[in-house]
RNA sequence: AGUGGCGCACGGGUGAGUAACGCGUAGAUGAUCUACCCUUCAGUCUGGGACAACUCUUGGAAACGGGAGCUAAUACCGGAUAAAACCUUCGGGUUGAAAGAUUUAUCGCUAGAGGAUGAGUCUGCGUACCAUUAGCUUGUUGGUGGGGUAACGGCCUACCAAGGCGACGAUGGUUAGCGGGUCUGAGAGGACGAUCCGCCACACUGGAACUGAGACACGGUCCAGACUCCUACGGGAGGCAGCAGUAGGGAAUCUUGCACAAUGGGGGAAACCCUGAUGCAGCGAUGCCGCGUGAGUGAUGAAGGCCUUAGGGUUGUAAAGCUCUUUCAGAAGUGAAGAUGAUGACGGUAACUUCAGAAGAAGCUCCGGCUAACUCCGUGCCAGCAGCCGCGGUAAUACGGAGGGAGCUAGCGUUGUUCGGAAUUACUGGGCGUAAAGGGCGUGUAGGCUGUUUGAUUAGUCAGAGGUGAAAUCCCUAAGCUCAACUUAGGAACUGCCUUUGAUACUAUCAUACUAGAGAUCGAGAGAAGUUAGCGGAAUUCCAAGUGUAGAGGUGAAAUUCGUAGAUAUUUGGAAGAACACCAAAUGCGAAGGCAACUUACUGGGUCACUACUGACACUGAGGAGCGAAAGCAUGGGUAGCGAAGAGGAUUAGAUACCCUCGUAGUCCAUGCCGUAAACGAUGUGUGCUAGACGUUGGAAAUAUAUUUUUCAGUGUCGCAGCGAAAGCAUUAAGCACACCGCCUGGGGAGUACGACCGCAAGGUUAAAACUCAAAUGAAUUGACGGGGACCCGCACAAGCAGUGGAGCAUGUGGUUUAAUUCGAAGAUACGCGCAGAACCUUACCAACGCUUGACAUGUUCGUCGCGAAACUAAGAGAUUAGUUUCUUCAGUUCGGCUGGACGAAACACAGGUGCUGCAUGGCUGUCGUCAGCUCGUGUCGUGAGAUGUUGGGUUAAGUCCCGCAACGAGCGCAACCCCUACUUUUAGUUGCCACCAUUUAGUUGGGCACUUUAAAAGAACUGCCAGUGAUAAGCUGGAGGAAGGUGGGGAUGACGUCAAGUCCUCAUGGCCCUUACGUGUUGGGCUACACACGUGCUACAAUGGUAUCUACAACAGGAAGCGAAACAGCGAUGUUAAGCAAAUCCUUAAAAGAUACCUCAGUUCGGAUUGCACUCUGCAACUCGAGUGCAUGAAGCUGGAAUUACUAGUAAUCGUGGAUCAGCGUGCCACGGUGAAUGCGUUCCCGGGUCUUGUACACACCGCCCGUCACACCAUGGGAGUUGGUUCUACCUUAAGGCAAGGUUUAAUACCCUUGACCACGGUAUAGUCAGCGACUGGGGUGAAGUCAUAACAAGGUAACCGUA
Repeated sequence: AGUGGCGCACGGGUGAGUAACGCGUAGAUGAUCUACCCUUCAGUCUGGGACAACUCUUGGAAACGGGAGCUAAUACCGGAUAAAACCUUCGGGUUGAAAGAUUUAUCGCUAGAGGAUGAGUCUGCGUACCAUUAGCUUGUUGGUGGGGUAACGGCCUACCAAGGCGACGAUGGUUAGCGGGUCUGAGAGGACGAUCCGCCACACUGGAACUGAGACACGGUCCAGACUCCUACGGGAGGCAGCAGUAGGGAAUCUUGCACAAUGGGGGAAACCCUGAUGCAGCGAUGCCGCGUGAGUGAUGAAGGCCUUAGGGUUGUAAAGCUCUUUCAGAAGUGAAGAUGAUGACGGUAACUUCAGAAGAAGCUCCGGCUAACUCCGUGCCAGCAGCCGCGGUAAUACGGAGGGAGCUAGCGUUGUUCGGAAUUACUGGGCGUAAAGGGCGUGUAGGCUGUUUGAUUAGUCAGAGGUGAAAUCCCUAAGCUCAACUUAGGAACUGCCUUUGAUACUAUCAUACUAGAGAUCGAGAGAAGUUAGCGGAAUUCCAAGUGUAGAGGUGAAAUUCGUAGAUAUUUGGAAGAACACCAAAUGCGAAGGCAACUUACUGGGUCACUACUGACACUGAGGAGCGAAAGCAUGGGUAGCGAAGAGGAUUAGAUACCCUCGUAGUCCAUGCCGUAAACGAUGUGUGCUAGACGUUGGAAAUAUAUUUUUCAGUGUCGCAGCGAAAGCAUUAAGCACACCGCCUGGGGAGUACGACCGCAAGGUUAAAACUCAAAUGAAUUGACGGGGACCCGCACAAGCAGUGGAGCAUGUGGUUUAAUUCGAAGAUACGCGCAGAACCUUACCAACGCUUGACAUGUUCGUCGCGAAACUAAGAGAUUAGUUUCUUCAGUUCGGCUGGACGAAACACAGGUGCUGCAUGGCUGUCGUCAGCUCGUGUCGUGAGAUGUUGGGUUAAGUCCCGCAACGAGCGCAACCCCUACUUUUAGUUGCCACCAUUUAGUUGGGCACUUUAAAAGAACUGCCAGUGAUAAGCUGGAGGAAGGUGGGGAUGACGUCAAGUCCUCAUGGCCCUUACGUGUUGGGCUACACACGUGCUACAAUGGUAUCUACAACAGGAAGCGAAACAGCGAUGUUAAGCAAAUCCUUAAAAGAUACCUCAGUUCGGAUUGCACUCUGCAACUCGAGUGCAUGAAGCUGGAAUUACUAGUAAUCGUGGAUCAGCGUGCCACGGUGAAUGCGUUCCCGGGUCUUGUACACACCGCCCGUCACACCAUGGGAGUUGGUUCUACCUUAAGGCAAGGUUUAAUACCCUUGACCACGGUAUAGUCAGCGACUGGGGUGAAGUCAUAACAAGGUAACCGUA
């Protein structure tokens, strides 16, 4: 090596398949097997022939074979005997075992019985989702005979019967190994099934058997298939879902380690061999547990960092420093247990001892709220953050960095996943009127549920006992590793199932009886209940005829239309169809839809009263079958009116609408479909219970016969308890309960797609997903708004008057231009505004030229002591610079160059900015609006937001006052107090005044203070008085008196707030920006431009006027670098000279009006622009760019389109005067007086405002919100000619290996061998089903800062909206 035995069916791996007796649990096996092991009983006698190895030979590349010969056994085969099994006529018959080895003690072998272990099979119950899977099944269900198996059985076969399963979910599809358990949760549950344990299934994919006690066998065989490898092309080999390891894939998962020392397995008598089971080690913070990275002291609170109000604060006892300790790590030494006799991989490991030194050892996340923890800088809707809400557009606790802080810690954060919170699928434990949700309605099957009495049974139920519920896990108590994690022991628990014994109230079943539920007979009575056949009057239209004449009709207004061919109107007659006025109502009837003239016939239901009868017959009701408005469909009729579509006329930007004139389907009838509505009470049906009040319909009862009381059945309104988010509901519940059904689970997508069923069609029913959003919704509140309502007010309208808009000019703005035309203001609430006055200055703008601690301020240092003025010289355009001369010699003083002041120089801190942000701000201002409102405390009501007060009835200019009232009070506003003005008195009397007396040119002077006036004080007006009215109130109306009458007339005075209103260029100020310039000077220019547009004004267009002449009367104010009389000169502006006046003293002072004359309706004697010439004044200076004067010139304009403004009495209109600013300059602004009207019926309308109420989808609040098409981009999805793939059923074809069967051959009989047959995997063909991918094109859907068209909805949304249908 070979023969032989045993093992290889264990151990180890994986979860593809499997929705199944696969698993779990409890049973059955009287329907079974079981090698090795244990117990027991009986045996172990006698023969035989082969085959490997081996030898020889031979084929093949190899794998592997072929032939000949020899041989042993516990290999194989006979004979005997027994057990056992089978048959039996119970006498018996048939089949039918064994193996030895050793040096004597054992190990074996055969048969039987029993045990143990393991296995097979069967059964009850439990174990996913989809009904858009509803019917499935022919070996199917059962029986008989036979075969087969270890064993029951259609497991297989022949025959017979026609069964079997299914709404308690069959069949089909999709997904999935199951359990002990794990995670979570208070539990009930929900999700999961790694590690460990039990079971099952699988071993490249499919099929098959062999061997064996056991397999249809992970590291066995055969066949087929795919793949890989070897080959000499003929053939062969292979199967890591064993342990390591490799490759690939992936976000991602380890060492090709040591050992059989321990535990266990197999073989062996044993030694021993095998064992990637296992024990260990390695790698990985993957998890759990434990430990360390030091401890004490240390304030000058060091330095540095960060912040800062610049003082300080914080980091922080933190550090340094000083004094200690040494766990862990390190070095050296000793050194286990695990091992019962030997044997130690781990391992010189754990542990112990000694040594040195704070030494070698801290990170991650977060700091807007949730949620513990805040500042600075950077950035500037960028970059970025984000779990949700949301941050970021120049002051970000939200981005990035820093400092600081908070949390956890060898970890921390992120992502994914599961449970929880989530009572957000509700068994425990939810709902459905309006938030999602009651079926359109009844009938009724299955099902669920069901009145009272008695008895039986004991299924449910309750109690006791027994069995089981593996171990591990969880929990409790202990023990062992230094603790813990971990491990071990004991207990409890495993809420379940089975068996058994008992109880009998309830449920159930069976039996029994009852009448309260239900049904029902007789009687009465209501009704638009249904169906059917008749019939009536009014109206409309049409037809005919009469009368009659020019219009009718229609509308916001019109037109289309009808009408002289006679309409409309009116009268008479006729025809037709449809609908039924009044009655009529909160009425009645019906299951709902719905039902209305009257009469007839038939039919259904309900009510009341008395009461025979039945005896729980009841209730609800998935499916089913019916009914079911309108519209619509089919067939046939009918058609007066109305009237989708259609036509025409209007309206309009358009008008496929609203309005008008016509008009077809339809509306009506019959028959058949459809099956939906906002089919609504948005309220399922039934039963019982729970205060009342007032109506009404239909019955009944009683009497006191009444406006009565009671009762039953309906139908309404209000209201208590209770309920409800509220509003509300409330015996007709939305209350308290029970029974049953239907339905809901965020909005959109969508009641859609696909599928199925129904339908003639239209379409209906059933009914998703992808995707997308952080909301959608209900009820109520406060506002705001309404082309909602009521009341009230305002020069808001109306009634008047004068204007603006047209012209010329002035002025402001826009635009344009420019080097610059500085800037701001922008509907009302910008535009004669900032500007109460731009030639320079102002001035901020532009050009050019200068200066740089600066034109201006403070501080430090040094120097000087006069500052200043004037004049001159030089340079320059000037600012300025350089010098000279003259005048004049700082203040205080404690007498100290002490204090102050001034100047100069230098360097630095800094100055400076009309640069930006009014959306960082203060202050101031405009506006609503001088409108009458805006709030608070306490109380009360409401869950609350909030309400009440403040609303209501009167009244007022007024939230003014009165009355009432769950409110009572109060505040800011209103009013009053303040100023001016109107009257009177007192006081006072100069600069004012003058009655009397004198006087004068003159109140000039004397005199006086009466008057006027001035300026101080006081009075006076309060609805106080009267009448009426009102509520006896508040008040209103009228009157008296009064200077004034109802806030006498003006002014000042502006609530809470709104407009991110205006202003950083008055001022102040945060932040940012510039710093030899964005600062500061100078000269010149500009703000003054000019095709044009707008606002605000002036002057006019003329006769109520113009011109000329004459002639009166003011007030407020101002005046010294001023007002300036008078006189003179000049045509004049003005000039010269000059009185008076720091002002009731002097000065500046009227014009319209009046009188007279001319002009006579013209582009004029209107109008004055423009232009020319000549002047005046101011001022360094009138060119750009002032005002005025004279002469000359003499434009437009003849009363102003659409539109629009102011004004209610000393007002409008008109006339002049003064002042501020200012050298000069205004038609502007602010004041003043003179002359001096008209109108107001009234609140319908326009505008604005106030109060109450109503609707709201608005709250940035109607300048709101918001719908749809189209265009563009992206996303997912449906259809789609087809195409590709998977999967399944069926039929057929083909059959490998294999076993089975039959035949042949052979033998003593088998086996082997040969042939054949059916079965059968893969494969092929065909039809069908189903699932998925792709798909030209196409449908809708969703999303998307600034697109187009309109304006459908929200208000009466400008035609009320909505539902169904066409």
A computed fold for a 1366-nucleotide RNA from an uncultured bacterium, annotated as small-subunit ribosomal RNA.
The coordinates come from a structure-prediction model, not an experiment, and the mean pLDDT is 84.
It matches the Rfam family "Bacterial small subunit ribosomal RNA".